[in-house]
RNA sequence: ACCUCAUCCAGAGGGGCAGAGGGAACGGCCCGUUGAAGCCCCGGCAACCACCGCAGAACCGUUAAGGCCUUGCGACCCGGUGCCAAUUCCGACUAAAGACAGAUUGCUUUGUCUUUAGUACAGAUGACGA
Numbered sequence: 001a002c003c004u005c006a007u008c009c010a011g012a013g014g015g016g017c018a019g020a021g022g023g024a025a026c027g028g029c030c031c032g033u034u035g036a037a038g039c040c041c042c043g044g045c046a047a048c049c050a051c052c053g054c055a056g057a058a059c060c061g062u063u064a065a066g067g068c069c070u071u072g073c074g075a076c077c078c079g080g081u082g083c084c085a086a087u088u089c090c091g092a093c094u095a096a097a098g099a100c101a102g103a104u105u106g107c108u109u110u111g112u113c114u115u116u117a118g119u120a121c122a123g124a125u126g127a128c129g130a
Base pairs, nucleotide, nucleotide: 002129004127005126006125007124008123013042014041015040016039017038021031022030023029026091027090028089043084044083045082048080049079052074053073054072055071056070059067060066088122092119093118094117095116096115097114098113099112100111101110102109103108
């Protein structure tokens, strides 16, 4: 780097070195000399994996004790990752509702915005696999 699956409106920052960029890409909009990226130390969040506890089903155990796998819930000081500005900061399309503006004598129609629901694209993180 790749396949598949799951999640992405929650949460959580101080210090030291450093010195101009950063928020993936493009556009917008932001953050940054009251100090960006990066590195280090300490702290925290979270609960994907692991570990632990409880419960249920299937299976194994002739029965039983129990075991294994899996699911849900809880917990997570210590293990493997991850994360700690802004919803993944915002962005595409479809439908419905509403508001505003324009056109029309009128029926009606066009555009913009907001909300809700749905479907994608790109990306991030984790797990399994090769």